[in-house]
The RNA shown here (Glycine riboswitch aptamer) has 110 nucleotides and comes from a Thermoflexales bacterium. Its mean pLDDT, the model's own confidence on a scale to 100, is 78.
RNA sequence: CUGGGAUGCAGGGGAGAGGACGCUUCCACGCGGACACCGAAGGGGCAAGUCGGCAGCGACUGGCUGAUCGCGCCGACGAAACUCUCAGGUUCAAAGACCCUGCGUCUCGG
Numbered sequence: 001c002u003g004g005g006a007u008g009c010a011g012g013g014g015a016g017a018g019g020a021c022g023c024u025u026c027c028a029c030g031c032g033g034a035c036a037c038c039g040a041a042g043g044g045g046c047a048a049g050u051c052g053g054c055a056g057c058g059a060c061u062g063g064c065u066g067a068u069c070g071c072g073c074c075g076a077c078g079a080a081a082c083u084c085u086c087a088g089g090u091u092c093a094a095a096g097a098c099c100c101u102g103c104g105u106c107u108c109g110g
Stems, first nucleotide, its partner, number of pairs: 001110013018035001021032003036090003042086001043084003049077006056071004
């Protein structure tokens, strides 16, 4: 000098799903409980695969034992925008996974 990954801050983009009822002297975009619904803060679940275990089955052998390999069973680890809907949300706004840009930090390379 240059490429990748992670991350902090700032800026930009950024989906989904609600109607009643009751209360607030009246009103609702406020509040309340029930019901219904959404998935993209956060959180939970798992596939391949990897690892470990087993008195099971098979391969290998003339036979036995051991090792090894494959299968089976059990357990652990194990991703997402999948799934659950605990949390959150269901006018606007705010929030928002994720994406882009800028300035930094850490890290792996050339």

The organism belongs to Thermoflexales, within Bacteria. It matches the Rfam family "Glycine riboswitch aptamer". Gene Ontology term of the family: glycine biosynthetic process. It was read from a public genome assembly, where an Rfam model found it.